This is a predicted structure of a 76-nucleotide RNA (Fluoride riboswitch aptamer (crcB RNA motif)).
The sequence was found by an Rfam model in a public genome assembly.
Of the family's consensus pairs, 100% are formed in the model.
[in-house]
RNA sequence: UUCGUUACGGGUGAUGAGACUCACCUUCUGACGCAACCAGAAAACCGCCUCCAGGGCUGAUAGUUUCUACUUCAGG
Numbered sequence: 001u002u003c004g005u006u007a008c009g010g011g012u013g014a015u016g017a018g019a020c021u022c023a024c025c026u027u028c029u030g031a032c033g034c035a036a037c038c039a040g041a042a043a044a045c046c047g048c049c050u051c052c053a054g055g056g057c058u059g060a061u062a063g064u065u066u067c068u069a070c071u072u073c074a075g076g
Stems, first nucleotide, its partner, number of pairs: 009026005016067006027041004047057003
């Protein structure tokens, strides 16, 4: 210096929030002698059908659960 692995941390998983679990990404720059912190970019990620039409459809979960928003029915 490069690569790999592990631990911790951070981020993501088609519409909000909390908890638990799972999966995935985790590199570069500002920038210094090192470390930490901060910021930016990148990565993970960004639903389905279709006659492709100013067409149609499902879900607030990655999974479970609670709350909130929306929708339907019934009762007061």